[in-house]
């Protein structure tokens, strides 16, 4: 500092998730030390047990026992002595209101800042002042003694005080009241005189009396205590301004309630209480009520502004089992004090009693979850004491928890054969990994010995200086010196030593945000996931290993807060179209506001003072080895309050001024409003007049019409709406205004400058207006018309269409209050190029005049710069620059919805949410793709033609079903006579059986043997057993050795037409021979992209031309390449035959001879819009024509751009990876691929006369032939046999071509058409035609008589029609794959079907229209909201009923000191 995620791809808006920091945690895994911190964030939930507030004998009376000891005794005991004036209780004295604890309630009686108290209190401490005379009467304790189970309590009686009561004094305090002074005033301060008000002693030293005695008194001294004032100090009480939650779906609240007069009452002010007056106080700047919380100092976070919080530590507050309540005291409405009430809980003898952990430990409960029933009063601190001391769960230690932070450690160097093993692999290696081991070190921490602080200052004794007092060397006090003494933690921190690498590393993550990747297993399953998403057979996302990245005694996840988020924007945001401008004006309260020129000093500057505790954040520095932690100074704390100034803005006051508003005279224009009235077209309707349909619609029908429609004419009656003017034109705040006249009226506008003097602008609330629809009453009703009805349409048709037809549509009065009420653009002023049109003024200039041209003001449109913008686009009529108000937005979806409140008659309007979901929803543009958009254009795409298909019968292929198997593929076009150009075995992948197991096939190693051939036995084949013959080549004397071949062995390995064409090469189909598709510079655009490539022509064509921010190029197009058709050379057998001979029925048959033609083969030429003419733009190019064989690409063909279709194909091959391995590989026989109710494609062959048989007779081309074509002769009705010339092939064979053509027969008929089917007899090929082969002959003769809907090829040597040939092949052709033969018809034309180019448009499409989407019903789950009820908190007003308790009256008691009283009393 950002980044991931809406799209095919961009920009933008906009959520939503992530990366950072923090936590009193808390969960999973792991886990060595040590130091500082920190630990019920939930049940203010009950609470066992211990402890947590006492002290003081120097204030008072009293005063044990057990123990021991002694004497004694009746042996039970008793007395002394000590224990000890001790313990325990009482009586008084402080103190227990601190200190510790929770966060319940509390939105203000709180709390924080900063005042204020002339409205106030204040023990103990300290300062100054003045005192502490003299008396008295009682009570606890104790004894006696009554009730009680206890708790406890009552009655007699004895006694003391620093404990109660009078009395004296009275510096002084208090009260009234006179007087003076201050001040606005409350009131303060001076002063007179009256009237009132105190106390209390202990101890200690010395001294005098008495005295045995320090027993008791008196005096001096000290210090302690009391008591009245007064000032401090450090505490509180009260008051005030100002500041911090949410909610307005809570809009009004208040009776002591706001004030006043008196009065209480209090430590004080004050309605705090009371009576009485008046009727007031708060409230949109949020009264009231609701829902949440204890405030801060401060802590996280953050660049800051702000945002969250308020644990620990401080500071304040409320609390203390629930609620009341007071009492006592300086101070409590009182945690460890009472009373009462209440809920709970123990004791009980049942009568009655006790308790109160939110104190420190524990305990049970609740939770995800938070500790020891420690030690210590050494240190700090606090209570009493004179002191010693004692108390003290505050504290201070220590325990427990990786809860946090801080350190430290699990070693440290060296070491390559890069060991072993692990994982990977392209099998080469790569990596763990210098890691290890091994050698050489070191010693932190744990552990072992041994040493050993600091934290200790006091206080106190002892001695002993100085000063006080004092007659004192006593004594006390007070400073001071010396010495003794005193640690919970703890023998801890630290040291030193011995030991030894020897005891110490885990977790998360590795698909992108994100640093890190491989294999394996898994197969949308098991599972991950903060978002995106990942997993459906090669998963860097699952799980495991290796490996690597991140932290580390830690490390992940979960919650939480912040932050990123400028995503509530003060800093620092928007609203045409993403969410967001109010339906418009009028206007209140409020924001804001022209020019001079003067006061003031509230805002605002500036200096000073004072506060803004401490802590902690920063700085400096300083202590623990560091650090953390801690001490010390210092800054800051952006506030607040006083004050001395400043006077430019703002403000407030005062005078002024016209340029902002406004008024005024004058003038046009206007569908501005309201109201009365008055034409004139149509529609319908009615009367009359004429006949036969009329009407409607895509076509029809329902409807009108012979009782007269419609069309026409004429007259009439009604309601409605106002043609042409009519215009992007006027008017109006808007809604909205549209025939004419007349009355009332509102606004703007020019134009003159006479008058007013800032009078302005805006506008929450409120108030008005407000289009259709609707509603309420009355009126009205011609047209047109929701509902409705009927008739069409349609699968339906509650729709469009059509006939009809009511509410309304219209007047009048009242509602409602809304809208795409839109320029989806809120008012108001200023200010920034222009150019044009148009309305309404005025002015100038020109004319006679109207024009016309120029300027100028309001108004309405368009174009268009800067500039603004995500773009679109806006642009003096801003969406640009600026200012001022106001309205409104913060992801989508629920939902403008439910509740509530307002408003309505009602429909319904405002106002407005959540649970819940979902990663987006959106804008704008961009590129495709689509469209029953638009334009241009194409193709046998339709149209026009010719002939099929789809009916039949058979071939062949598919589905489908059979089946032991019917091996797999290939499935719209672009699978279906496809792979198959040849399934009887083979082929074959399939089934059935039978076998084989290093294998039918490949390489390597050993041993035999050469190979090789031949017989047997068994099988059904393979096979399996067993027998015989037999020897070669190389090298080498031999022995034995190799290559090559077979047999055994054995193990690496073979083999798999097993699976994945979604893991792939390769080759294919297909858009589509369609004209496209791209690039590389420049340009343009924020970007995707665009431009080139669009545009005008033109082409068969992105083929050329011409324009053009584009200029060029590439891959297609075309053209080079073959064939074809003319002609030319070249050459001439095997092909030809112009000429000479021969010979025949004929005939290059045949001699010679040629190569001229015809062919054949190679090279040429030829055609290029090249001429001509017209027309185009002087172009391209087109239309005619000439000439040629041939003419505008001649004709065919090979050739297929960037790409689509996860198209086909792992079964042609090849290949990855997965599987198989006595089998999923091999072999062999049968069988199957050829079934067959059925269905589809594709073909044959027909139905017949343009035929069909029969007989005659013509004419091709391309092609094959040696395991081969196979002549000619014989045979045989035929297929075909016999036989073999000829040919390795322009020679010879296959090989008559056949439709034509010539003759005859057949005459419309299931036939002399048609051949299926069966039967019966053959011929070839094959080891072998049984399933399951072609053929021939005789027979037999089936369906078919032209084929529903629908649908296919064809545009010329083409369809249509004939026969030929070839590959494959032992046979087997209707298939394929090829040749010629005879050979037509039609194209107006592009409106419409398919498919397809280019431009254009529209989109919510983009796996792209076989797209997307919406809604109901079915189940299931979730979450919300209604529901007859019901039940529970809460709460308001009235009323009953009421405990302690305070205060007041009253009654009845008690009573010493005090009063009266001689006394009872």
């Nucleotide at each position: 500092a950002g980044a991931g995620u809406u799209u095919g791809a961009u920009c933008c808006u906009g959520g939503c998730u992530c990366a950072g920091a923090g936590c009193g945690a808390a969960c999973g895994c792991u886990g060595g030390c040590g130091g500082c911190g920190u630990g019920c964030u939930u049940a203010a939930c009950a609470c066992a047990u211990g402890c947590a507030a006492g002290u003081c004998g120097u204030g008072c009376g009293g005063g044990a026992a057990a123990g021991g000891g002694a004497c004694u005794u009746u042996c039970g005991g008793g007395u002394c002595c000590u224990g000890a004036g001790u313990a325990g209780a009482g009586u008084g004295g402080c103190g227990c209101a601190c200190g510790g604890g929770u966060g319940c309630g509390u939105a203000a009686g709180a709390c924080g800042c900063g005042g204020g108290u002339g409205a106030c209190c204040u023990a103990u401490c300290c300062g100054c002042g003045a005192g502490g005379c003299g008396g008295g009467g009682a009570u606890a304790a104790c004894c006696c003694u009554u009730c009680g189970a206890a708790a406890g309590a009552g009655g007699g009686g004895c006694u003391a005080a620093u404990a109660c009561c009078g009395g004296a004094u009275g510096u002084g305090c208090c009260c009234a009241c006179g007087g003076g002074c201050a001040g606005a005033g409350a009131u303060g301060c001076c002063u007179g005189g009256g009237g009132g008000c105190a106390a209390a002693g202990g101890g200690u030293g010395c001294u005098c009396c008495u005295u045995g005695a320090u027993a008791g008194g008196g005096g001096c001294a000290c210090g302690c205590c009391c008591u009245c004032g007064u000032g401090g100090a450090g505490g509180g009480g009260c008051c005030c301004a100002c500041g911090g939650c949410c909610u307005a779906u809570c809009a009004g609240c208040u009776a002591g309630u706001u004030g006043g007069u008196a009065a209480g009452g209090u430590a004080a002010u004050g309605u705090c209480u009371u009576a009485c007056c008046a009727a007031g106080g708060c409230g949109a700047a949020g009264a009231c009520g609701g829902g949440u919380a204890g405030c801060u100092g401060g802590u996280c976070u953050g660049a800051g502004a702000g945002g969250a919080u308020g644990g620990c530590c401080a500071g304040c507050c409320a609390c203390a089992c629930g609620g009341g309540g007071a009492c006592u005291g300086a101070g409590a409405c009182a945690c460890g004090g009472c009373c009462c009430c209440g809920a709970c809980u123990c004791c009980u003898a049942c009568g009655g009693g006790a308790g109160g952990c939110a104190g420190c430990a524990g305990u049970g409960g609740g939770g995800a979850a938070u500790a020891u029933u420690g030690g210590g009063c050494a240190a700090u601190g606090g209570g009493c004491g004179c002191a010693a001391g004692c108390c003290u769960g505050a504290c201070c230690c220590a325990g427990c928890g990786a809860c946090g932070c801080c350190g430290c450690g699990u070693g440290g160097g060296u070491g390559a054969u890069g060991a072993a093993g692990g994982c990977c692999u392209u099998c080469g290696g790569g990596u763990c990994g210098u890691a290890a081991a091994g050698c050489c070190c070191u010693g932190u921490c744990g552990g072992g010995u041994g040493g050993a602080a600091a934290g200790a200052a006091c206080g106190g004794g002892a001695g002993u200086u100085u000063g006080g007092c004092g007659a004192a060397u006593a004594g006390c006090c007070a400073a001071g010196c010396u010495c003794c003494g005193u640690g919970a933690c703890g023998g801890u921190a630290c040291c030193a030593c011995c030991g030894a690498a020897g005891g110490a590393a885990g977790c998360a993550c590795c698909g992108g945000c994100c640093a890190a990747u491989u294999c394996c297993g898994u197969g949308c399953c098991a599972g991950c996931a903060g978002c995106c998403g990942c997993g459906g057979u090669a998963a860097g996302a699952c799980g495991g290993a290796a490996g690597g990245u991140g932290c580390a005694a830690g490390c992940g996840u979960u919650g939480c807060u912040c932050g990123g988020a400028a995503u509530c924007a003060c800093u620092g945001g928007g609203c045409g179209u993403a969410a967001a401008g109010g339906g418009u004006g009028c206007g209140u309260a409020g924001g804001c506001g022209g020019c001079c020129g003067u006061g003031c000093a509230a805002g605002u500057c500036u200096g000073g003072c004072g506060u803004g505790a401490a802590a902690g954040c920063c700085c400096c520095g300083g202590g623990c080895u560091c650090a953390g932690c801690c001490c010390g100074g210092g800054a800051a704390g952006u506030g607040c309050g006083c004050u001395c100034g400043a006077a430019a803005c703002u403000g407030c006051g005062c005078g002024g001024c016209u340029c902002g508003a406004g008024u005024g005279c004058c003038g046009g224009a206007g569908g501005g409003g309201a109201g009365a009235g008055u034409g004139g077209a149509a529609u319908u309707c009615c009367u009359g007049g004429u006949u036969a349909g009329c009407g409607g619609u895509g076509a029809a029908a329902u409807g009108c019409g012979u009782a007269g429609a419609u069309a026409u004419c004429a007259c009439g009656a009604g309601g409605a709406a106002u043609a042409c003017c009519g215009g992007u034109g006027g008017c109006g705040a808007a809604a909205g205004c549209g025939a004419c006249u007349c009355u009332c009226u509102g606004g703007a506008c020019g134009g003159c400058a006479a008058c007013u003097g800032a009078c302005g602008c805006u506008g929450a609330g409120g108030c008005a207006c407000g289009a259709a629809a609707g509603c309420g009453u009355g009126g009205g009703g011609a047209g047109c018309a929701a509902a409705c009805a009927g008739g069409a349409u349609u699968a339906g048709a509650u729709a469009c269409c059509c006939u009809g037809g009511u509410a309304g549509u219209c007047c009048a009065c009242g509602c409602c209050g809304u809208a795409a009420a839109c320029g989806a653009u809120g008012g108001g002023c200023a200010c920034u190029a222009g150019g044009u049109g148009u309305c309404g003024g005025g002015g100038g200039u020109a004319u006679c005049c109207a024009c016309u041209c120029c300027c100028u003001c309001g108004g309405u449109g368009c174009c268009g710069c800067c500039g603004c913008u995500a773009a679109c686009g806006c642009a003096u009529u801003a969406a640009g620059u600026g200012u001022c108000c106001c309205g409104c937005c913060u992801g989508g979806g629920a939902a403008g919805u439910a509740c509530g409140g307002u408003c309505g008659c009602a429909a319904g309007a405002u106002u407005a949410a959540a649970a819940c979901u979902c990663a987006a929803a959106g804008g704008a543009a961009u590129u495709g793709a689509c469209g029953g958009g638009g334009g241009c254009c194409c193709g046998c795409a339709c149209a026009a033609g010719c002939g099929g298909u789809g009916g039949a019968g058979c071939a062949u292929g598919u589905g489908g079903u059979u089946c032991a198997a019917u091996u797999c593929g290939a499935u719209g076009c672009a699978a279906c006579g496809c792979g198959a150009a040849g399934a009887a075995c083979c082929u074959u992948a399939c089934c059935u059986g039978g076998g084989u197991u290093u294998g039918a096939c490949a390489u390597c190693u050993g041993g035999c043997g050469a190979a090789u051939c031949c017989c047997g036995g068994u099988g059904g084949a393979a096979g399996c057993c067993g027998g015989g013959a037999g020897u070669g080549c190389c090298c080498g004397c031999a022995a034995g050795g190799g290559a090559g071949c077979g047999c055994c062995a054995a193990g690496a390995c073979a083999g798999g037409u097993g699976c994945u064409g979604c893991a792939u090469g390769g080759c294919u189909g297909u858009c589509g021979u369609c004209a496209g598709c791209u690039c590389g510079u420049g340009c343009c655009g924020u970007g995707a992209g665009g431009u080139g490539u669009u545009a005008g022509g033109u082409u068969a064509a992105g083929u050329c031309c011409u324009g053009c921010a584009a200029c060029g190029a590439g891959c297609g197009c075309a053209a080079c390449c073959c064939c074809u058709a003319u002609c030319c050379g070249u050459a001439g057998u095997u092909g030809c035959c112009c000429c000479c001979g021969g010979g025949u029925g004929a005939g290059g048959c045949c001699g010679u001879g040629g190569c001229a033609c015809u062919c054949u083969a190679c090279g040429g030429a030829g055609a290029c819009u090249g001429c001509c003419c017209g027309u185009g733009u002087u172009a391209a190019g087109c239309g005619g024509g000439a000439g040629g064989a041939a003419g505008g690409u001649g004709g065919g063909g090979a050739c297929g751009a960037c790409g689509u279709c996860a198209a086909g194909u792992c079964a042609u091959c090849a290949u990855g990876g997965c599987c198989u391995u006595u089998a999923u590989a091999c072999c062999c026989a049968g069988g199957g691929c050829u079934a067959c109710a059925c269905a589809c494609g594709u073909g044959c062959u027909a139905c017949a006369a343009u035929g069909g048989g029969c007989g005659g007779u013509a004419c091709a081309g391309a092609g094959g032939g040696a395991g081969g074509c196979g002549a000619g002769g014989c045979c045989g009705c035929g297929a075909g046999g016999c036989g073999g010339a000829g040919c390795c092939a322009a020679u010879c064979c296959c090989a008559c071509a056949a439709a034509a053509c010539c003759g005859c027969c057949c005459u419309c008929a299931g036939u002399u058409c048609g051949g299926a089917u069966c039967g019966g007899a053959g011929u070839c090929u094959g080891c072998a035609a049984c399933u399951c082969g072609a053929c021939u002959c005789c027979g037999u003769g089936a369906a078919g008589c032209u084929g529903g809907a629908a649908u296919c090829g064809c545009u010329a040597g083409u369809a249509a029609u004939c026969g030929c040939g070839g590959a494959u092949c032992a046979g087997c052709a209707u298939g394929c794959c090829g040749c010629g033969g005879u050979g037509a018809a039609u194209a107006c034309g592009u409106u419409c079907c398919c498919g397809g180019g280019c431009c254009u448009u529209g989109u919510a499409c983009a796996c792209a229209c076989c797209g997307c989407c919406c809604g109901u019903c079915a189940c299931a789950c979730c979450a919300u909201g209604g529901g007859a009820g019901u039940c529970g908190g809460u709460u308001g007003u009235a009323c009953c009923g009421g405990a302690a308790g305070u205060g007041a009256g009253c009654g009845u008691g008690c009573c010493a000191a005090c009063c009266c009283g001689c006394a009872a009393g």
The RNA shown here (small-subunit ribosomal RNA) has 1465 nucleotides and comes from a metagenome.
The coordinates come from a structure-prediction model, not an experiment, and the mean pLDDT is 86.